Context: one part of a larger RNA
RNA sequence: CCCACAGUUGGACGAAAAGACCCCGUGAAGCUUUACUGCAGCUUGGCAUUGGGAUACAACUAAACAUGUCGAGCGUAGGUGGGAGUUCGCCUCAGGCGAACGCCAAUGGAACACCACCCUUGUUUAGGAGUAUCUCUAACUUCAAGGUGUUAGCAGCACCUGAAGGACAGUGUCUGGCGGGCAGUUUAUCUGGGGCGGAUGCCUCCUAAAAGGUAACGGAGGCGUUUAUAAGGUCGGCUUAGCGCGGAUGGAAACCGCGCUGGACGUGCAAAGGCAUAAGCCGGCUUGACUGCAAGACGUAAGUGUCGCGCAGAGGGGAAACCCGAACUUAGUGAACCGAUGCGUCCGUAUAGGAGGCGCAAAGAUCAACUGAUAAAAGCUACUCCGGGGAUAACAGGCUAGUCGGGCCCGAGAGUCCCCAUCGACGGCCCGGUUCGGCACCUCGAUGUCGGCUCCCCGCAUCCUGGGGGUGGAGAAGCUCCCAAGGGUUAGGCUGUUCGCCUAUUAAAGCGGGACGUGAGCUGGGUUCAGAACGUCGUGAGACAGUUCGGUCUCCUAUCCACUGUGGG
Numbered sequence: 001c002c003c004a005c006a007g008u009u010g011g012a013c014g015a016a017a018a019g020a021c022c023c024c025g026u027g028a029a030g031c032u033u034u035a036c037u038g039c040a041g042c043u044u045g046g047c048a049u050u051g052g053g054a055u056a057c058a059a060c061u062a063a064a065c066a067u068g069u070c071g072a073g074c075g076u077a078g079g080u081g082g083g084a085g086u087u088c089g090c091c092u093c094a095g096g097c098g099a100a101c102g103c104c105a106a107u108g109g110a111a112c113a114c115c116a117c118c119c120u121u122g123u124u125u126a127g128g129a130g131u132a133u134c135u136c137u138a139a140c141u142u143c144a145a146g147g148u149g150u151u152a153g154c155a156g157c158a159c160c161u162g163a164a165g166g167a168c169a170g171u172g173u174c175u176g177g178c179g180g181g182c183a184g185u186u187u188a189u190c191u192g193g194g195g196c197g198g199a200u201g202c203c204u205c206c207u208a209a210a211a212g213g214u215a216a217c218g219g220a221g222g223c224g225u226u227u228a229u230a231a232g233g234u235c236g237g238c239u240u241a242g243c244g245c246g247g248a249u250g251g252a253a254a255c256c257g258c259g260c261u262g263g264a265c266g267u268g269c270a271a272a273g274g275c276a277u278a279a280g281c282c283g284g285c286u287u288g289a290c291u292g293c294a295a296g297a298c299g300u301a302a303g304u305g306u307c308g309c310g311c312a313g314a315g316g317g318g319a320a321a322c323c324c325g326a327a328c329u330u331a332g333u334g335a336a337c338c339g340a341u342g343c344g345u346c347c348g349u350a351u352a353g354g355a356g357g358c359g360c361a362a363a364g365a366u367c368a369a370c371u372g373a374u375a376a377a378a379g380c381u382a383c384u385c386c387g388g389g390g391a392u393a394a395c396a397g398g399c400u401a402g403u404c405g406g407g408c409c410c411g412a413g414a415g416u417c418c419c420c421a422u423c424g425a426c427g428g429c430c431c432g433g434u435u436c437g438g439c440a441c442c443u444c445g446a447u448g449u450c451g452g453c454u455c456c457c458c459g460c461a462u463c464c465u466g467g468g469g470g471u472g473g474a475g476a477a478g479c480u481c482c483c484a485a486g487g488g489u490u491a492g493g494c495u496g497u498u499c500g501c502c503u504a505u506u507a508a509a510g511c512g513g514g515a516c517g518u519g520a521g522c523u524g525g526g527u528u529c530a531g532a533a534c535g536u537c538g539u540g541a542g543a544c545a546g547u548u549c550g551g552u553c554u555c556c557u558a559u560c561c562a563c564u565g566u567g568g569g
Base pairs, nucleotide, nucleotide: 001569002568003567004566005565006564007563008562010561011560012559015554022389023388024387025386027385028384029381030380031379032378035185036184037183038182039181041178042177043176045174046173047172048171049170051136052135053134054133055132056131057130060127061126062125063124064123065122066121068119075112078118079117080116081115082114085101086100087099088098089097090096091095140165141164142163143162145161146160147159148158149157150156188200189199190198197217201223202222203221204220205219206218224370225268226327227326232286233285234284235283236282237281238280240264241261242260243259244258245257246256247255266275267274269332271330272329273328290313291312292311293310296307297306298305302371315324316323317322338364341361342360343359344358346357347356396443397441398439399438400437402436404432405431406430407429408428409427413423414422450525451523452522453521455517456514457513458512459511460510463488464487465486466483467482468481469480470479471478490504491503492502493501494500531549532548533547534546535544536543537542
């Protein structure tokens, strides 16, 4: 070195199971509820089945009678029409006389007697839908009350009688309510994993790399309007602010004058860019904050968005040239559908109308998750399931090294004196890759996770033992530094513990790495399924790096590599 056999399990990210954790899916299911919408069920009332009578109340109708107050005016004027007379008493009764009311006059919006028709409010009488109570029996209901039939008999059923209830109940239909009892569903996305938090549309600046554009859970701020007492149009006029000097009251700041700076003031509100010819400030007149269009451009995935010459109509300001289709500009917002409103010489089912529609106009959205899934929607799952993902978390590895561990430099200071025996601030330069992290690169068609046991290898920043330097080393014992990894590095108590504390020893009871070495070697106390309980949270289903009791660790079988032993060549 080759071969064989017997063994051991370190590797083949060994086998097994399209990961059960985690995330994703406009996936599923079970459960909950003050999620949404329904359904059963319960309940309310109307009507039907459903009839008679009495009493009380009573809308309403009819008749009679009453009733009507601002002020002015004889005075308590209900309205309208008619109207010059009406009513009563007496007499000698065609007629006359007298009295009252009226006409007239006055007042007033309206004028009275008398007649008619009515209005308001009320009283009485009659009728009376209806409501309430009581009652009747004949619908309807009940009877383990009797009888007959059916039967061998019983039961059941049918009929007859009787009793009890009774127009109620029950049932049907329509209707208001209650309604996780049941059903179907919804319960967003971004996200240095997910959840929690925050955000989601629009405007301004920076990031943005001197055109435009440009991301992040980058850095800063605003908007969801306002203005007719214009803050709009036009015409005319004016100049703010700061500083200096001077000026009664008068001061840091009021007002007046001069000078300088030059836009710093002001602009309805954020920021930026503008603005003195002013877009800033004041006044006059006004409504163009128009109607019908629109050449041509900017911008843009689409849909939106932005600017606008010019023409017509009717206007405003100005002597005129001219300017005016809102505002210094850029935010102040919402597509369709839906129903409603105004307008229109439109359509409108044989015709006339109408219903309905169409056109134009404007309104109804924190549809704010703001290109808006529906008119209408929250949760739990450790009882869970499926499809996927190492596109994405937890273990381990990797990268990184803020944190962590170690070393060196400087030497303020401590050390009586003296920086460096020893310690060393403020700082600086490196190293390591054992901590907590960051990143999300292999692995989710699986890389088993803490601790213990067992067994082994390594590093040295050395705990002991060995050799040395310094000492604030008398000796002894120490302190500190250098060299050194050969060997060694205990036994117990508590806890699942690693760690740690404690006890007793020891020369010493080192620190680390090997997938926090080692579960196809063991264990299974912890963590991390299903059961159960406590505390707490939650209306609840349930939940908790809170606690507690319990809880299947697969292959007597190793193909290859590796290693051990034996034998043969």